Background
Large-subunit ribosomal RNA, domain VI from a Bacteroidaceae bacterium, 248 nucleotides, folded computationally. Its mean pLDDT, the model's own confidence on a scale to 100, is 86.
Context: one part of a larger RNA
RNA sequence: CGCACGAAACUUGACGAGAAUCAAAUUUAGUACGAAAGGAUUUAAUUGGACGUUCCUCUGGUGUUCCAGUUGUUACGCUAGUAGCACGGCUGGGUAGCUAAGAACGGAUUGGAUAAACGCUGAAAGCAUAUAAGCGUGAAGCCAGCUCGGAGAUAAGGUUUCGUUUAAGUCCCCUUAAAGACGAUGAGGUUGAUAGGCUGGAUGUGUAAGCUCAGUAAUGGGUUCAGCUAACCAGUACUAACGGACGA
Repeated sequence: CGCACGAAACUUGACGAGAAUCAAAUUUAGUACGAAAGGAUUUAAUUGGACGUUCCUCUGGUGUUCCAGUUGUUACGCUAGUAGCACGGCUGGGUAGCUAAGAACGGAUUGGAUAAACGCUGAAAGCAUAUAAGCGUGAAGCCAGCUCGGAGAUAAGGUUUCGUUUAAGUCCCCUUAAAGACGAUGAGGUUGAUAGGCUGGAUGUGUAAGCUCAGUAAUGGGUUCAGCUAACCAGUACUAACGGACGA
């Protein structure tokens, strides 16, 4: 820009893409078959491999924005307490998120037309013949069925609702994350919990500083399951969501 009024939401599905798997033991059955040795087709139910999709409750990994311990050195006048640098200095843990080695699920059931193969009826050719006319059975394969995309499918589809004068609605802009390279998408914009802050909680770390007690001291005990705590869960308008435009 188009889809001959303007919008919002939900859809149909032409067409396209994906998936489709393999193995083992058990059962049928030590049966059929076979002199024996050996040993099924088939049926049922199960487990596993690889692959795929989704997820983070569990087990773990990571987690240079959380906590603690600790070495050297420098600084804050000194002590104490902290901070900088040294691979995040090193070490032990670890929230969210991401993640696999972790968790869940999937391949199907079924229908149609067929291949090889096997048949029915049946002439040419009084017989015979699955074939010449006609009608069937039949595969992990084909077409559907399952998942995803999909009306620029220009044959541009359908349904519902809203809008007739300053209107439905949308966008810019702003706060942003479950989204994200950028656009886009989603949640919101005071009739507001969208982000930050604050409060409470969860989680993590592991008992802060100061004071006091014991000890000559190193150190230990008490106050104290303390103190601190990112991305998590709630509450709360304190801060910031101001301000504009288009539009039949």
The full RNA is in RNAcentral, with records from ENA.